[in-house]
RNA sequence: CCCGAUAAAGCCAAACCCUCCGUGAGAAGGGGGCAGAAAGCAACGGGUCUCAGGAAGUAAGACAGCCGGGCUGCCGAAG
Numbered sequence: 001c002c003c004g005a006u007a008a009a010g011c012c013a014a015a016c017c018c019u020c021c022g023u024g025a026g027a028a029g030g031g032g033g034c035a036g037a038a039a040g041c042a043a044c045g046g047g048u049c050u051c052a053g054g055a056a057g058u059a060a061g062a063c064a065g066c067c068g069g070g071c072u073g074c075c076g077a078a079g
Stems, first nucleotide, its partner, number of pairs: 002079001003076002011036001016031004021026001034065001040071002044068003047063004
């Protein structure tokens, strides 16, 4: 360094509920705990989703817990 244990110490927190912001996708706080070894950061490529009465979406947005790639990082058995 790869790797990731029926290891240890911690971290994080899906659905759902409450509050709150937003037209919306969704965001934030509290509860909750399905999960995760990058479920830390960041929209670069792909993807999905939203866009105010309806339709549309090239503009503008959302999602990093969809995939790939980028940057950073805790612990340490076996190999």
Background:
Predicted 3D model of a 79-nucleotide RNA (c-di-GMP-I-GGC riboswitch aptamer) from a Thermodesulfovibrionia bacterium. The sequence was found by an Rfam model in a public genome assembly. The coordinates come from a structure-prediction model, not an experiment, and the mean pLDDT is 87.